[in-house]
RNA sequence: GCCCACGUGGCUCAGGGGUAGAGCACUUCCUUGGUAAGGAAGGGGUCACCGGUUCAAAUCCGGUCGUGGGCU
Numbered sequence: 001g002c003c004c005a006c007g008u009g010g011c012u013c014a015g016g017g018g019u020a021g022a023g024c025a026c027u028u029c030c031u032u033g034g035u036a037a038g039g040a041a042g043g044g045g046u047c048a049c050c051g052g053u054u055c056a057a058a059u060c061c062g063g064u065c066g067u068g069g070g071c072u
């Protein structure tokens, strides 16, 4: 230099056009003599950034940035 994949709550990841989700973590409560485990409820996201397409974009297209991998 070229090619490919990925970027979504604190972490690990789903979701591939129509109201953003799960597990773990966090907060409160229940249970216990007290912890752990278990149960219930709750908070937390401008979906990396900029533009385009569309009635509607996390999702499709282009560019930029970042991370990982491959080729030379």
Stems, first nucleotide, its partner, number of pairs: 001071007010024004018055001026042005048064005
Predicted 3D model of a 72-nucleotide RNA (transfer RNA) from an Acidobacteriota bacterium. Taxonomically the source falls in Acidobacteriota (Bacteria, Pseudomonadati). Model confidence (mean pLDDT): 82 of 100. Rfam family: tRNA. The family's RNA type in Rfam is transfer RNA. The sequence was found in a public genome assembly.